[in-house]
Context: one part of a larger RNA
RNA sequence: UGUUGGAAGUCUGAGGGGAAAGUGCAUUCAGUACGAGAGGAACAAUGCGCUGUGGCCUCUGGUGUACCUGUUGUCUGAUAAGGCAUCGCAGGGCAGCUACGCCGCGUUGGAUAAGAGCUGAAAGCAUCUAAGCUCGAAGCCAAUCCCAAAAAUAGACUUCCGUAUCUUCGGAUUGAAGGGCGCCGGUAGAAGACCGGUUUGAUGGAGCUGGGGUGUAAGUGCCAAGGCUUUGGCCGAGGUAUUCAGCCCGCAGUCCCCAAU
Numbered sequence: 001u002g003u004u005g006g007a008a009g010u011c012u013g014a015g016g017g018g019a020a021a022g023u024g025c026a027u028u029c030a031g032u033a034c035g036a037g038a039g040g041a042a043c044a045a046u047g048c049g050c051u052g053u054g055g056c057c058u059c060u061g062g063u064g065u066a067c068c069u070g071u072u073g074u075c076u077g078a079u080a081a082g083g084c085a086u087c088g089c090a091g092g093g094c095a096g097c098u099a100c101g102c103c104g105c106g107u108u109g110g111a112u113a114a115g116a117g118c119u120g121a122a123a124g125c126a127u128c129u130a131a132g133c134u135c136g137a138a139g140c141c142a143a144u145c146c147c148a149a150a151a152a153u154a155g156a157c158u159u160c161c162g163u164a165u166c167u168u169c170g171g172a173u174u175g176a177a178g179g180g181c182g183c184c185g186g187u188a189g190a191a192g193a194c195c196g197g198u199u200u201g202a203u204g205g206a207g208c209u210g211g212g213g214u215g216u217a218a219g220u221g222c223c224a225a226g227g228c229u230u231u232g233g234c235c236g237a238g239g240u241a242u243u244c245a246g247c248c249c250g251c252a253g254u255c256c257c258c259a260a261u
Base pairs, nucleotide, nucleotide: 005161006160007159008158009157010156011155015147016146017145021051022050023049024048025047026046027045028044034039052105053104054103055102056101060099061098062097063096067092068091069090070089071088072085073084074083075082076081094250107143108142109141110140115135116134117133118132164173165172166171182198183197184196185195186194203259204258205257207254208253209252210251211249212248213247214246219242220241221240222239223238226235227234228233
C1' cells in the first nucleotide's frame, strides 16, 4: 500500500518449516520353544546409557570489574575514611548469564515398495493379475510441535463508532470509535518494534519490612605479650564486651513521600 466504511479483541488454517529423533547394553520372557545332546531363540514388557535436539536455573559447578572482608607498597595531617598499583593481590559471593547441572523429545492411523497371498479367467487344467480383493518397511502422507489471512478466492466471530458543512457529485473540510505522539518503566530490546503503567495509580525512585551477601564496623570500656623509664609512669601489637554487628542488595512485599501533572 492492498484486502471496497473505520476500529478493538479472539480465532480458523490454505500453505510452509523441523530429523526431532537415532542407537547400544542389561533384566523378565527363559535355560522356555527347538534339539538325542551340546547348545539355544523370538514376540512382548521393563531398566540404564551414548549421540543429537528443544527448554530451564530448583540442585551442583563457572562467572559475577553490583557487593562484603583481609592485606602489601605509596599518597591524602591521623590509628578514621579513601585514591592509585591488571578489579593491586587474596578469601567469599545474591540476582542475571551459563554447562560441567536439571527436564522433555511417545505412539497411532492411512496409502504403498520389494515381497506374501485370496478369488480368478484369457488357456474346461494351472496361475497373486488380466477385472476384483487382503496384507506388507527404519521409507511416504497425516495426527502431534512451530509459523501462518498478502491464502488477490486477500477468511470467520464478538463488540464499538459510523457526525456535520460545502459540492462541479469526482471530492474537500470537520468529527466519532480508535490509534499515535508525550511521560514513568521492563517479563522486551542494536534503532524501530513488543509489553506494562499514567493520580479512578503501586509504573519507576526514595523510605520501611522480609529475605539475601559478607562476617562481628567505628567509638568507648576492660584485659594485655612486650618496649621505654627519673620507678611516679608512658607507649603498646593483640584479645574481649557493646555486636548474628557494621556495610551492601539489579529480589519480594508494603507505603502516594517524589516523578508519571

The part of an RNA shown here (large-subunit ribosomal RNA, domain VI) has 261 nucleotides and comes from a Candidatus Bathyarchaeota archaeon. It matches the Rfam family "Archaeal large subunit ribosomal RNA". Its family is annotated with structural constituent of ribosome and ribosome in the Gene Ontology. The prediction has a mean pLDDT of 86. It was read from a public genome assembly.